Predicted 3D model of a 72-nucleotide RNA (transfer RNA) from a Spirochaetia bacterium. Its Rfam family is "tRNA". Its family is annotated with triplet codon-amino acid adaptor activity in the Gene Ontology. Its mean pLDDT, the model's own confidence on a scale to 100, is 82. RNAcentral holds the sequence, with entries from ENA.
[in-house]
RNA sequence: GCCAGAUUAGCUCAGUGGUAGAGCAAUUCACUCGUAAUGAAUAGGUCUUCGGUUCAAUCCCGAAAUCUGGCU
Numbered sequence: 001g002c003c004a005g006a007u008u009a010g011c012u013c014a015g016u017g018g019u020a021g022a023g024c025a026a027u028u029c030a031c032u033c034g035u036a037a038u039g040a041a042u043a044g045g046u047c048u049u050c051g052g053u054u055c056a057a058u059c060c061c062g063a064a065a066u067c068u069g070g071c072u
Base pairs, nucleotide, nucleotide: 001071002070003069004068005067006066007065010024011023012022013021018055026042027041028040029039030038048064049063050062051061052060
């Protein structure tokens, strides 16, 4: 230099156009002599950024950034 992939909650990851979810973690409550475990509930998101398409974009298109891999 060229090519491919990835970027979504604190972490690991779903989500193939109709206003985003799970597990773990966190908080609160119940249970317990107490803790753990268990159960219930709650909170937590500028979906990397900018632009475009669309009535509507995490999703489609383009560019940029970061990371990973491959080729030279």